[in-house]
Context: one part of a larger RNA
RNA sequence: UGACGGGGGCCCGCACAAGCGGUGGAGCAUGUGGUUUAAUUCGAUGCAACGCGAAGAACCUUACCUGGGCUUGAACUGUGGCGGACCGUCCUAGAAAUAGGGCUUCCCCUUCGGGGGCUGCCAUAGAGGUGCUGCAUGGCUGUCGUCAGCUCGUGUCGUGAGAUGUUGGGUUAAGUCCCGCAACGAGCGCAACCCCUAUCCCUAGUUGCCAUCGGGUCAUGCCGGGAACUCUAGGGAGACUGCCCCGGAAAUCGGGGAGGAGGGUGGGGAUGACGUCAAGUCCUCAUGGCCUUUAUGUCCAGGGCUACACACGUGCUACAAUGGGCGGCACAAAGGGCUGCGAAGCCGCGAGGCAGAGCUAAUCCCAAAAAUCCGUCCUCAGUCCGGAUUGCAGUCUGCAACUCGACUGCAUGAAGUUGGAAUCGCUAGUAAUCCCAGAUCAGCAUGCUGGGGUGAAUACGUUCCCGGGCCUUGUACA
Numbered sequence: 001u002g003a004c005g006g007g008g009g010c011c012c013g014c015a016c017a018a019g020c021g022g023u024g025g026a027g028c029a030u031g032u033g034g035u036u037u038a039a040u041u042c043g044a045u046g047c048a049a050c051g052c053g054a055a056g057a058a059c060c061u062u063a064c065c066u067g068g069g070c071u072u073g074a075a076c077u078g079u080g081g082c083g084g085a086c087c088g089u090c091c092u093a094g095a096a097a098u099a100g101g102g103c104u105u106c107c108c109c110u111u112c113g114g115g116g117g118c119u120g121c122c123a124u125a126g127a128g129g130u131g132c133u134g135c136a137u138g139g140c141u142g143u144c145g146u147c148a149g150c151u152c153g154u155g156u157c158g159u160g161a162g163a164u165g166u167u168g169g170g171u172u173a174a175g176u177c178c179c180g181c182a183a184c185g186a187g188c189g190c191a192a193c194c195c196c197u198a199u200c201c202c203u204a205g206u207u208g209c210c211a212u213c214g215g216g217u218c219a220u221g222c223c224g225g226g227a228a229c230u231c232u233a234g235g236g237a238g239a240c241u242g243c244c245c246c247g248g249a250a251a252u253c254g255g256g257g258a259g260g261a262g263g264g265u266g267g268g269g270a271u272g273a274c275g276u277c278a279a280g281u282c283c284u285c286a287u288g289g290c291c292u293u294u295a296u297g298u299c300c301a302g303g304g305c306u307a308c309a310c311a312c313g314u315g316c317u318a319c320a321a322u323g324g325g326c327g328g329c330a331c332a333a334a335g336g337g338c339u340g341c342g343a344a345g346c347c348g349c350g351a352g353g354c355a356g357a358g359c360u361a362a363u364c365c366c367a368a369a370a371a372u373c374c375g376u377c378c379u380c381a382g383u384c385c386g387g388a389u390u391g392c393a394g395u396c397u398g399c400a401a402c403u404c405g406a407c408u409g410c411a412u413g414a415a416g417u418u419g420g421a422a423u424c425g426c427u428a429g430u431a432a433u434c435c436c437a438g439a440u441c442a443g444c445a446u447g448c449u450g451g452g453g454u455g456a457a458u459a460c461g462u463u464c465c466c467g468g469g470c471c472u473u474g475u476a477c478a
Stems, first nucleotide, its partner, number of pairs: 001478002003475003007472007015462002019426005026317008034308002042053002064303007077125008088103006107116003128292002131290003137286002139281003142277001144275001149188006155164003168179003194269004199237007209226002213224003240263001243257005319419001323378006335366003340359002345354003385416001390411007432454007
């Protein structure tokens, strides 16, 4: 100087407390451990691994296993030699890869010597490796933590390591600011500058809008028209403790008030200092070293990654009446769409099929928003709760749904009556609850990423648990 303390002081955080809803019990989905297996490819492992890499394993993917093949190789560059256009198509064997054969074809330039491109074979230098090492590395990422810290120059002090500044008194979300001070300044962080959102104005007015005028319809901005309103998307205004009062030595600041759409960083996002964990990743990529070269490379078929006594994590659905069934009527936002989204109509109980209007989309489509509300049935039961499991019959995608897809109909109707010890999230348009869309994608979503609808309760307080910041103290630790 640090680190540590079941030392002290001050302070903060959904850290506790106060509340609301969960997890832990059940069934299922998914990931992991374990076990099994020819293989169940590999990585991730306290917080910070476990719906993680994977924004989507039937083949492919695929890295694994079994079997069948190849060895200048599936892809790429060069050299030497020999040959031919390449391509296309058919037949035979085969699981295919592949092997053999047939048909077709005979490139461009040329000084006719040859040259060039493409392609096949042989040889050769190279190639290839999701093989090892993340403890050789780059890059990227997690984490402490959006915590308020981490440092430097000069000066001063100390023999020196170092100290001071950065401590102190206040204050703040903040090393934020003020005052003081052997310090004076500065840098990286904080804040602001950026984006979205909340109010208003200007500009613009189609594909969006419809107040006034007119026309038309069973009805609809449907038409003429309008530029007001909503909205769209570009520009601007607005919030700064600016004003008033109080507290305070003063300053910073704190409390209250006015005005205002909004008030004291308005709400949200992006943004992550010096560093820590030899944290993670050699399987995104790049790369040193090592290993491999008729195999650890590569092609193909089938299988596996989907196994199942069990254990754990994360979720979904429930156990019901604030509910379930049936019927009726409303109200979104954000997205996506061309070998795509696909309307009306018709068929089917349905998944879906036929058909194909319109739309390169503020125009058309996906598209029904759902919870809500109204009416009605059920009356506390393993039920008109719950839907697992299983049987049969189907639909769709796709060469192909046996291993191993999703969905539909009929039948079947399991566990489950609110969950031990323990444990998680959340402070407001939040939790809870309800739907919608997208990426991936032929097909496949309870996952993920976004969007809106309805919309709470509680916070006395900081003694305690956890994590963190500053000062100080002890130390046989570095």

A computed fold for a 478-nucleotide part of an RNA from an uncultured bacterium, annotated as small-subunit ribosomal RNA, 3' major domain. The prediction has a mean pLDDT of 84. RNAcentral holds the full RNA, with entries from ENA and SILVA. It matches the Rfam family "Bacterial small subunit ribosomal RNA". Gene Ontology terms of the family: structural constituent of ribosome and ribosome.